[in-house]
Context: one part of a larger RNA
RNA sequence: UCCGGCGAGAGGUCCGGCGCGGCGAGGCUAAGGCGGUGGCAGCCGGAGCCGCAGCGAAGGCGAGUCCGAAGAGGGCGGCGAGUCGCGCCGGGCAGGCCCGAAACCGGGUGAGCUACCCAUGGCCAGGCUGAGGCCGCUGUAAGAGGCGGUGGAAGGCCGAACCGGUGCCUGUUGCAAAAGGCUCGGAUGAGCUGUGGGUAGGGGUGAAAUGCCAAACGAACCCGGAGAUAGCUGGUUCUCCCCGAAAUGCAUUGAGGUGCAGCCCCCCGGGGGGCGGGCGGGGGUAGGGCGCUGUUGCGACGCGGGGGUGUCCCCACCUACCAACUCGCCACAACCUGCGAAUACCGCCCGGCCCGUGCCGGGGGAGUGAGGCGGCGGGUGCGAAGAUUCGUCGCCGCGAGGGCAACAACCCGGACCGCCGGCUAAGGCCCCCAAAUCCGGGCUCAGUGGGGAAGGUGGUCGCGCCGCCGGGACAACCAGGAGGUUGGCUUAGAAGCAGCCACCCUUGAAAGAGUGCGUAAUAGCUCACUGGUCGAGUGGCGCGGCGCCGAGAAUCCACCGGGGCUCAAGCCCGGUGCCGACGCCGCGGGGGCGAUGCUGUGUGUCGCCCGGUAGGGGAGCGUCCCGGCCGGCGGCGAAGUCGCGGGGCGACCCGCGGUGGAGCGGCCGGGAGCGCGAAUGCCGGA
Numbered sequence: 001u002c003c004g005g006c007g008a009g010a011g012g013u014c015c016g017g018c019g020c021g022g023c024g025a026g027g028c029u030a031a032g033g034c035g036g037u038g039g040c041a042g043c044c045g046g047a048g049c050c051g052c053a054g055c056g057a058a059g060g061c062g063a064g065u066c067c068g069a070a071g072a073g074g075g076c077g078g079c080g081a082g083u084c085g086c087g088c089c090g091g092g093c094a095g096g097c098c099c100g101a102a103a104c105c106g107g108g109u110g111a112g113c114u115a116c117c118c119a120u121g122g123c124c125a126g127g128c129u130g131a132g133g134c135c136g137c138u139g140u141a142a143g144a145g146g147c148g149g150u151g152g153a154a155g156g157c158c159g160a161a162c163c164g165g166u167g168c169c170u171g172u173u174g175c176a177a178a179a180g181g182c183u184c185g186g187a188u189g190a191g192c193u194g195u196g197g198g199u200a201g202g203g204g205u206g207a208a209a210u211g212c213c214a215a216a217c218g219a220a221c222c223c224g225g226a227g228a229u230a231g232c233u234g235g236u237u238c239u240c241c242c243c244g245a246a247a248u249g250c251a252u253u254g255a256g257g258u259g260c261a262g263c264c265c266c267c268c269g270g271g272g273g274g275c276g277g278g279c280g281g282g283g284g285u286a287g288g289g290c291g292c293u294g295u296u297g298c299g300a301c302g303c304g305g306g307g308g309u310g311u312c313c314c315c316a317c318c319u320a321c322c323a324a325c326u327c328g329c330c331a332c333a334a335c336c337u338g339c340g341a342a343u344a345c346c347g348c349c350c351g352g353c354c355c356g357u358g359c360c361g362g363g364g365g366a367g368u369g370a371g372g373c374g375g376c377g378g379g380u381g382c383g384a385a386g387a388u389u390c391g392u393c394g395c396c397g398c399g400a401g402g403g404c405a406a407c408a409a410c411c412c413g414g415a416c417c418g419c420c421g422g423c424u425a426a427g428g429c430c431c432c433c434a435a436a437u438c439c440g441g442g443c444u445c446a447g448u449g450g451g452g453a454a455g456g457u458g459g460u461c462g463c464g465c466c467g468c469c470g471g472g473a474c475a476a477c478c479a480g481g482a483g484g485u486u487g488g489c490u491u492a493g494a495a496g497c498a499g500c501c502a503c504c505c506u507u508g509a510a511a512g513a514g515u516g517c518g519u520a521a522u523a524g525c526u527c528a529c530u531g532g533u534c535g536a537g538u539g540g541c542g543c544g545g546c547g548c549c550g551a552g553a554a555u556c557c558a559c560c561g562g563g564g565c566u567c568a569a570g571c572c573c574g575g576u577g578c579c580g581a582c583g584c585c586g587c588g589g590g591g592g593c594g595a596u597g598c599u600g601u602g603u604g605u606c607g608c609c610c611g612g613u614a615g616g617g618g619a620g621c622g623u624c625c626c627g628g629c630c631g632g633c634g635g636c637g638a639a640g641u642c643g644c645g646g647g648g649c650g651a652c653c654c655g656c657g658g659u660g661g662a663g664c665g666g667c668c669g670g671g672a673g674c675g676c677g678a679a680u681g682c683c684g685g686a
Base pairs, nucleotide, nucleotide: 001686002685003684004683005682006681012093013092014091015090016089017088018087019086020085021084022083023082026050027049028048032044033043034042054061055060064076065075066074067073097235098234100232104225105224106223107222108221109220115199116198117197118196119195120194121193122192123191124189126158127157128156129154133150134149135148136147137146138145162186163185164184167182168181169180170179201217203213204212205211210219238620239619240618241617242616243615248261249260250259251258252257262368263367264365265364266363267362268361269360270359272355273354274353276350277349278348279347280346281345287339288337289336293333294332295331297329298328299327300326304322305321306319307318308317309316310315371396372395373394374393375392376391377390378389379388380387401412402411403410416589417588418587419586421585422584423583427579428578429577430563431562432561436576438575439574440573441572442571443570449565455549456548457547459546460545461544462543463542464541465540466539467538468537476533477532478531479530480529482506483505484504487501488500489499512527516525517524590610591609592608593607594606595605596604597603598602621675623672624671625670626669627668628667629666630665632664633663640659641658642657643656644655645654646653647652
C1' cells in the first nucleotide's frame, strides 16, 4: 500500500403527531385465571385509565362559573368525538448512532527495580607523604623552643580491584528499549557490597531532582463503579423521484454550544398572491441653503482690550496690533435646516400581464445561527489591505457549461436524457485554434499596443484664437547700429554691461543712457532697431488624439498564453458576414404538478416544470429468517462462481454456456444482528 471478513440511528416504556383499522357517547382491559396439540389460539377478568362539563384558592355552584353591591363589565368555559390496536416520524427516561479521553472513586497487588532504615557478614594490589605521642641530643634558673630518630594519624596524595559516569566518537530497524571505544572522578570512607528484614499510593522514601517506589510517577499497578463524562475530533454502508435552506435578530458563566424567532420541507384549513397602472399617505436621506446652532476668508464700521504719547490719579489723543456687534461679498457641517428629491415603504381601486396555493393561519419534521467575494451607500483605517463593521443587490457557498491563457464568487448563461442537425450570448475570426489575412475612414513608429505616478516633451495629427506679411513678412546673408556722453551717484576704477538713481536730447532709413560675451578699467565681438539681397508664408497662445521620457532586483528571454504582427494581426469611428455554450430551436425519449376527456385510478390531450450542499417528503431494489400458497425447481445437476446475451432511469433482475456437486426459488404477508471505501477503525492475508 492493497485484498477479504467484521464494523455505527437498535430493544423497553411514557408522551405528541400522521396513516390504516375495530368499536363509538363510549372505548380498552391490567395483574391474574380457565385452556384438548402448553414459548400458542381462544375465553374469563371492568380493579383501573381516557373520554362524556366547566369555573373557583376553597366552601361551592353548574352550561355556566369566578371577581363584584350588580342583572355593569371582564377572565376561563359551553353549542357533542372519543378510545383501543398496528405502522411510521419526533420527544422524555435511561449508555440510547458508533469509536475515543486527560481524569475521579472503591477494593486489592507491589520495596526480587529503586530510595531510606534495621540486623548480620564480606571487600579495598601496590606506592607516596609522615600529624600527635615517645626516645635521644641540645637548650633554659626551670620552661618554651631547636635538631635527629622512632612512630603511623588523615572524610591526606598517586593508582588497580571495586564504585562511578567528565568530554568526544561510534551506535540510533543498535550488541544494547541507555551499549561500545578512548578519556575522566572516588578509591580507609558521609566507602563499596552479600544475605535476611522494614516503610505503600495523597501514602512511602528522598545529602531535595518533583527524584525514586518493577524499562512512561506533579501522584504506581490490577480489577471494579463503567458503556464515567466528552457543548470536542473522526466515522456513519442500496437506488430513483419532488422541494430545498442558513451562516441573521434577541438571550445565554454566552461567544466553534444552546433556547425562541427568522429562512427550508410535509400535511390540513382559510383565502387569492406577485408585477404593473392610477389615487392617497407619512418621512427629512442625496442635493441645496446659511435665517437658527456652530465654524470660516476678505473688506467696512470699531464696543472692549494691548501698545504708545501727553501737564501720565482722573482723563485726552495716536495706533498698518487683537477684536465684539452690525453691514457687504466668498464659504463649511454626521450629531446645523426657514427647503428638499429620486427610490423605498404603507393603504385603497383597476384589471392588462404572470402564477405549480407561490399568500395567511394551525399542526408535524428539520438544518442553520465561523460565511465569502463583487457593485452601490456609510463608519473605522491612511478616501491602506484579499482589512474590519453595517445597509442593499448579485453571485460563490449549494452552480456544471462558454469567455477571461491558466484562476469559487468578473462577463455570458441556470445542466432531466440522447443526436456526426440548426440559431445565437459573452467573447472572438493570421497560425497554434472554430470563424474575415473582410470593407470604408483616420491615428500610432513607441513592439506603444503588451504594467506604472507627480512632472516633463520644437514627437506627430486635428481644432480654435491673436499677431506680422507682395506697401515684401519669417529665416539666412551683405551693410549700418551714431553723437551730447566716460549720463549722475558710488568706487582704486565703474566708460551701455559690479551696484544705486534717472532713462533725456540730437542726427537720421535706423540705432537702448543698452540683450549677452568680454576688459583691472578702456578696447573688442554681439543683440535690439534700420536699409539691401531673396520672394511666400511666418510667429505666439489655448484645446484635443496617439506617442516619448520619468521606468532599478536578484536562475537566459519572463509585464502579448506562444508563434509572430507595423496603411497591422495595434488604437479610434462606421459597416457586412461568420465562429462560438449543457442558452434557444428541431427530432426522439423519461419524470413531476395542474387542467381536461374517457367504459378511469390507468390512458389520451394541453400547459408549466425537472442544477443543487445541510435538510424535509415520496416511491422502490436487494440480503437473512418465519407463516401461507404454487400438490414450484433440483444428480436428466440446487446454491455459489466465470463468460456471453437480454430487460429495468436505477438499486438490480432474467436467459444461455462453462465450472460446481446439494440444495434452492416465485407470489402474498410478517420479523430484522439488513447493504461499507474511508473511523491514524478491528481481525486475517498478500
Predicted 3D model of a 686-nucleotide part of an RNA (large-subunit ribosomal RNA, domain II) from a Pseudomonadota bacterium. The full RNA is in RNAcentral, with records from ENA. Model confidence (mean pLDDT): 87 of 100. It matches the Rfam family "Bacterial large subunit ribosomal RNA".